[in-house]
Context: one part of a larger RNA
RNA sequence: GGAUGAACGCUAGCGGCAGGCUUAACACAUGCAAGUCGAACGGUAACAUUGGUGCUUGCAUCAGAUGACGAGUGGCGAACGGGUGCGUAACGCGUAUACAACCUACCUCUUAUUAAGGAAUAGCUCAGAGAAAUUUGAAUUAAUACCUUAUAAUAUCUUAAAGCCGCAUGGUUUAAAGAUUAAAGAAUUUCGAUAAGAGAUGGGUAUGCGUGAUAUUAGCUAGUUGGUAAGGUAACGGCUUACCAAGGCAACGAUAUCUAGGGGGUCUGAGAGGAUGAUCCCCCACACUGGUACUGAGACACGGACCAGACUCCUACGGGAGGCAGCAGUGAGGAAUAUUGGACAAUGGGCGAAAGCCUGAUCCAGCCAUGCCGCGUGAAGGAUGAAUGCCCUAUGGGUUGUAAACUUCUUUUAUAUAGGAAGAAACCUCUGGAUUUAUCCAGAGCUGACAUUACUAUAAGAAUAAGCAUCGGCUAACUCCGUGCCAGCAGCCGCGGUAAUACGGAGGAUGCAAGCGUUAUCC
Numbered sequence: 001g002g003a004u005g006a007a008c009g010c011u012a013g014c015g016g017c018a019g020g021c022u023u024a025a026c027a028c029a030u031g032c033a034a035g036u037c038g039a040a041c042g043g044u045a046a047c048a049u050u051g052g053u054g055c056u057u058g059c060a061u062c063a064g065a066u067g068a069c070g071a072g073u074g075g076c077g078a079a080c081g082g083g084u085g086c087g088u089a090a091c092g093c094g095u096a097u098a099c100a101a102c103c104u105a106c107c108u109c110u111u112a113u114u115a116a117g118g119a120a121u122a123g124c125u126c127a128g129a130g131a132a133a134u135u136u137g138a139a140u141u142a143a144u145a146c147c148u149u150a151u152a153a154u155a156u157c158u159u160a161a162a163g164c165c166g167c168a169u170g171g172u173u174u175a176a177a178g179a180u181u182a183a184a185g186a187a188u189u190u191c192g193a194u195a196a197g198a199g200a201u202g203g204g205u206a207u208g209c210g211u212g213a214u215a216u217u218a219g220c221u222a223g224u225u226g227g228u229a230a231g232g233u234a235a236c237g238g239c240u241u242a243c244c245a246a247g248g249c250a251a252c253g254a255u256a257u258c259u260a261g262g263g264g265g266u267c268u269g270a271g272a273g274g275a276u277g278a279u280c281c282c283c284c285a286c287a288c289u290g291g292u293a294c295u296g297a298g299a300c301a302c303g304g305a306c307c308a309g310a311c312u313c314c315u316a317c318g319g320g321a322g323g324c325a326g327c328a329g330u331g332a333g334g335a336a337u338a339u340u341g342g343a344c345a346a347u348g349g350g351c352g353a354a355a356g357c358c359u360g361a362u363c364c365a366g367c368c369a370u371g372c373c374g375c376g377u378g379a380a381g382g383a384u385g386a387a388u389g390c391c392c393u394a395u396g397g398g399u400u401g402u403a404a405a406c407u408u409c410u411u412u413u414a415u416a417u418a419g420g421a422a423g424a425a426a427c428c429u430c431u432g433g434a435u436u437u438a439u440c441c442a443g444a445g446c447u448g449a450c451a452u453u454a455c456u457a458u459a460a461g462a463a464u465a466a467g468c469a470u471c472g473g474c475u476a477a478c479u480c481c482g483u484g485c486c487a488g489c490a491g492c493c494g495c496g497g498u499a500a501u502a503c504g505g506a507g508g509a510u511g512c513a514a515g516c517g518u519u520a521u522c523c
Base pairs, nucleotide, nucleotide: 001523002522003521004520006519007518008517009516010515013375014374015373016372017371018370019368020367021333026331027330028329030328031327032326035076036075037074040073041072043069044068047067048066049065050063051062052061053060054059055058083286084285085284092211093210094209095208096207097206098205099204102203103202107199108198109197110196111195112194113193114192115149116148117147118146125138126137127136128135129134155180156179157178158177159176161174162173163172164171165170185191186190212258213257214256219249220248221247224246225245226244227243228242229241230240231239261283262282263281264280265276266275267274268273288309289308290307291306292305311322312321313320314319339365341364342363343362347361348359349358350357351356378409379408380407381406389399390398391397392396415459416458417457418456419455423450428445429444430443431442432441433440434439467512468511469510470509471508472493473492474491478507479506480505481504482503488495489494
């Protein structure tokens, strides 16, 4: 000198863009953050419509009939999105390869099929238990829930063969025989269901190289290293088990201990390098602590389950409930870090045929000079060089200083009033056209949280707006007064003991400027 997720002191006009718990992965009140589908199903608790009945004429009652829909079965989603950096020195990450050892819901393309039956169960009803959470029994009912059967191959398994190829195990093609395995309907346009093949996407696994400190850590290792067999997995593998062998790693640093998420990047530097890993993007790990599996295409699952533990809460003492490292917010810790805001209008996601619903993702707004950038606090003229202040060699001069007054001008900004966007095009509805329906195209209509916005115009008026640090040298900027080794200053050298340009005040000056200084850290 540059830089910062900064903090502190003094000060403060505006806008744009960004950023905002670096500490206690400390504990959390409250609200919200993952639902959706009635075009899968039985149904009807609420609301509305329609119709009926009663009649006191505007009330009661009935009907799933219609729009819809509480609770329930079922499907899809909840494994994404969002947070944090505890752990991890590791194939975790980065990079480059490999899978002849693998999986992949939804999506796209292709082929074939969608046949016949059955038994339950939630809900509802009835009867209970319990303070509650919740739960027991009986009867009864549906499905795209569940089960059986049929059919079936380019699927799987068994048998045996030929050709071609290679990368060691092997791969691939062809034809044959036998065995096993499937399905679901809804709606009237089609959307689904099942099997098989291919693609796309996403993942899994393995390997080369790279990726901290300490030798004041020198030996470490029994599933340990390898083999055979079996099991297990989507898949290879000591992944697991039995048996056999005695191996495997290590001064090219094993093992141990300490520290740490990794990268793209960021800061600095001419570079080499050094430091760093906030925001944004990719990967990993975690979800009160530890463990376990279930469901599922996918989890060993932040707002799922079970067990154990710590903590908090409710209780009728018998028993129960909970997990903000989601968004806000609270307490605590701390030098220190924001609103218990608006909207789904846009983008994206989930479900749905769609309308649509949900979305603290996201888009916006609020707070904070935390940073960067931009603008303003007026401009031109104006010497009697006015007055005050300060200084001096003191009838005078210097400085403050074109500064002020005064004249003319402007109105950025602030204020007030009026107008007022882009972000919106789709979906959908209507009309028309093309085409064999499907579908596509064209036109019109509908939709804005932000937003009393941005922006524009008008009005009046210099009107609404400057500080902070420093002035001995380094280092730009000097005098007076006070103090008297005191009070104090100080980054280093050092200053102060009676003429202090170094302390305190004043005048003046210098530097930067809505900031300026100090502290901390890095280069």
The part of an RNA shown here (small-subunit ribosomal RNA, 5' domain) has 523 nucleotides and comes from an uncultured Flavobacteriales bacterium.